[in-house]
């Protein structure tokens, strides 16, 4: 740190489950199966080729 809730291997392309939208299924609802949407990673600055990660602040 996505609407809640949590991951991200001692820096290397930001994920999951819940939840929500949509289709299959059913007379219908529920279950159940795919997909699919959603992130300035609290703000600012530094460091590095590259930073949720190291370092410095502010609340």
């Nucleotide at each position: 740190u996505a609407g809640c809730u949590c991951a991200a291997c001692u820096g290397g392309u930001a994920g999951a489950g819940c939840a929500u939208g949509g289709c299959a299924u059913u007379a219908a609802u529920a279950c159940u199966g795919c997909c699919a949407g959603g992130g300035u990673u609290a703000g600012g600055g530094g460091u590095u080729u590259g930073a949720u990660u190291c370092c410095c602040u502010u609340u």
Predicted 3D model of a 59-nucleotide RNA (transfer RNA) from Merluccius polli. Rfam family: tRNA. From the family's description: Transfer RNA (tRNA) molecules are approximately 80 nucleotides in length. Model confidence (mean pLDDT): 82 of 100. The sequence is in RNAcentral, with records from ENA. The source organism's lineage runs through Eukaryota, Bilateria, Deuterostomia, Actinopteri and Merluccius.